[in-house]
RNA sequence: GGAGCGGGUUGGGCGAUCGCGGAAAGGCCGAACGUGUUCGGCUUUGACGAGGAAAGUCCGGGCUUCACAGGACACGGUGGUGGGUAACGCCCACCGUUCGCAAGAACCGGGACAGUGCCACAGAAAGUAAACCGCCGAUCGUCGUUCACUGGUUGCGGGGUGACUCGUGACCGGGUGGCGAUGAGGCAAGGGUGAAACGGUGCGGUAAGAGCGCACCAGCGGGCCGGGUGACCGGUUCGGCUCGGCAAACCCCACCGGAAGCAAGACCAAGCAGGGCGAAGUUCUGGAUGCUGGCAACAGCGUCCGGGCGCGGGGCGGUCCGUCUCGUCAAUCGUCCGGGUAGGUUGCUGGAGCCGACGAGCAAUCGUCGGCCUAGAGAAAUGGUCGCCCACGACAGAACCCGGCUUACAGACCCGCUCCGCAU
RNA sequence: ACGGGCGUAGCUCAAUUGGCAGAGCACUGGAUUCCAAAUCCAGGGGUUGGGGGUUCGACUCCCUCCGCCCGUG
Numbered sequence: 001g002g003a004g005c006g007g008g009u010u011g012g013g014c015g016a017u018c019g020c021g022g023a024a025a026g027g028c029c030g031a032a033c034g035u036g037u038u039c040g041g042c043u044u045u046g047a048c049g050a051g052g053a054a055a056g057u058c059c060g061g062g063c064u065u066c067a068c069a070g071g072a073c074a075c076g077g078u079g080g081u082g083g084g085u086a087a088c089g090c091c092c093a094c095c096g097u098u099c100g101c102a103a104g105a106a107c108c109g110g111g112a113c114a115g116u117g118c119c120a121c122a123g124a125a126a127g128u129a130a131a132c133c134g135c136c137g138a139u140c141g142u143c144g145u146u147c148a149c150u151g152g153u154u155g156c157g158g159g160g161u162g163a164c165u166c167g168u169g170a171c172c173g174g175g176u177g178g179c180g181a182u183g184a185g186g187c188a189a190g191g192g193u194g195a196a197a198c199g200g201u202g203c204g205g206u207a208a209g210a211g212c213g214c215a216c217c218a219g220c221g222g223g224c225c226g227g228g229u230g231a232c233c234g235g236u237u238c239g240g241c242u243c244g245g246c247a248a249a250c251c252c253c254a255c256c257g258g259a260a261g262c263a264a265g266a267c268c269a270a271g272c273a274g275g276g277c278g279a280a281g282u283u284c285u286g287g288a289u290g291c292u293g294g295c296a297a298c299a300g301c302g303u304c305c306g307g308g309c310g311c312g313g314g315g316c317g318g319u320c321c322g323u324c325u326c327g328u329c330a331a332u333c334g335u336c337c338g339g340g341u342a343g344g345u346u347g348c349u350g351g352a353g354c355c356g357a358c359g360a361g362c363a364a365u366c367g368u369c370g371g372c373c374u375a376g377a378g379a380a381a382u383g384g385u386c387g388c389c390c391a392c393g394a395c396a397g398a399a400c401c402c403g404g405c406u407u408a409c410a411g412a413c414c415c416g417c418u419c420c421g422c423a424u
Numbered sequence: 425a426c427g428g429g430c431g432u433a434g435c436u437c438a439a440u441u442g443g444c445a446g447a448g449c450a451c452u453g454g455a456u457u458c459c460a461a462a463u464c465c466a467g468g469g470g471u472u473g474g475g476g477g478u479u480c481g482a483c484u485c486c487c488u489c490c491g492c493c494c495g496u497g
Base pairs, nucleotide, nucleotide: 001420002419003418004417005416006415007414008413009412010411012389013388014387015386016385017384018383020049021048024045025044026043027042028041029040030039031038032037033036051395055406056405058404059403060402061401062400063261064260065259066258070321071320072319073318075257076256077255078254079253080094081093082092083091084090095109096107097106098105099104110252111251115250116249117246118245119244127198132191133190134187135186136185139184140183141182142181143180144179145178147177148176149175150174151172152171153170154169155168156167157166158165159164199217200216201215202214203213204212218242219241220239221238222237223236224235225234226233227232265346266345267344268343274337275336276335277334278333279332281309282308284307285306286305287304288303289302290301291300292299293298310328311327312326313325314324353372354371355370356369357368358367359366360365390393425496426495427494428493429492430491431490434449435448436447437446443480451467452466453465454464455463473489474488475487476486477485
């Protein structure tokens, strides 16, 4: 000097002025009574007043209500390990795999010997079976053979009295061996297909071959040793074990999850009209009391208050068990239809808050001390104008709150690191 | 604030449990006709809303963003 990687901060500034929302404070007036407070109205001053994403509503939590027992199933979610946290699918550190020369980046990163399913086309075969071309044909056979050996008939020639014999040729037949081909059969080395084809190289072995055997290499699994909290890493040894992929297919395993949402919920005020339908009891039992019968013990009938069992309703929300509670004949409960209201107060913003220092920790984060208060509306407030400056201003507007993630974003500034070239 | 669904050719819709993206209408060219319509023959046209991932392979499965529709109080 060039190329690149990772991270952080900021998101026009200053002043004037007119507006908007507005805690709070002052003044005046009115009302109430507890006679100096509260409430209401008008008016004056007026602190403060959008974001890093306020957004998407994708996760997690607080808060609130459902009853501040519980369990099982179903359903949903998460998925290397350890840590952080209120919690998380977030963050930090580490491990593994892949990519990059490197700084670094990406990863829903458990299980495919629990089971089921899928793997189009092509291919013999897509997962424990198979064979298109091909190789072999050891074994059991078949066929061929101008090959070798061997048997029979016969011609010719020679020898012998003859039985016969020698040489040579032709024909026929079987057997044995060799060679060649092939059926049954064996093989999976090679070719070819595919995204993917049951390890690679060499030697041995074989009829041909093959982890069939051996050596080395790669992977998998088991044992042992060492390191680490752990994921995992390193070493050694054994087993020929060589076992395909997909779980963002069902599924299995481990862990987590009750539901609803500020229109939650609480209080006040105002207003209205009811109607239909449904609801199981009990010859179980205790107490009090009345009447009748009885000398009495007691019995019968009735009224009231309970308890048990049964039944019904409700609930932590899909189901079941369990539990709690209410009712059991109607003034209650459930359900459906109908009717009314559209006002006020609260929840509401001081909080897992922000800033700084110190300490613990590799870090995320946590602790201690000090300082600060920083929007709270309810049709919903942030805008306009002017002056100066500059690099001429992007994406975008709170609605119960907070922690994350994701997405959008003109620019400006800062920090750390890698590689290449040149010079010293 | 919640819950559910959809997006495929110009339009309306298909695509079985992941395996060659199609149909009708429309459009273009030709035939027929004096010219057209209808009819017949042939043809073109797709970022499957955008991006990323899983997989040999994605309209289909997963994540994220964009747009639209419906429902509850």